Background: RNAcentral holds the sequence, with entries from ENA and MGnify. The RNA shown here (transfer RNA) has 74 nucleotides and comes from a Xenococcaceae cyanobacterium. Taxonomically the source falls in Xenococcaceae (Bacteria, Bacillati, Cyanobacteriota, Cyanophyceae). Its Rfam family is "tRNA". Gene Ontology term of the family: triplet codon-amino acid adaptor activity. The prediction has a mean pLDDT of 80.

[in-house]
């Protein structure tokens, strides 16, 4: 210095051809249950989908830059 992939809740990951209010396990926190905790079971909460623009009635998806990881190649 070139190329390729990855970026979504604390964390681990979904999310069909772009299409209605982005879900799932844990975890956190409430409640039931137990003397208590632990387990189970119910339940609420938690998101600027890395940043920044563009493309379109509509973007996690699709295009361009940039930042970070990570691989390959000189």
């Nucleotide at each position: 210095g070139g190329g390729c992939g990855u970026a979504u809740a604390g964390c681990u990951c979904a999310a069909u051809c772009g299409g209605a209010u982005a879900g799932a396990g844990c975890a956190a926190c409430g409640g039931u249950c137990u003397u208590c905790u632990a387990a189970a079971c119910c339940g609420u909460a938690g998101g600027u989908u890395a940043c920044a623009g563009g493309u379109u009635c509509g973007a996690u998806u699709c295009c361009u830059g940039u930042u970070a990881c990570g691989c390959c190649c000189g």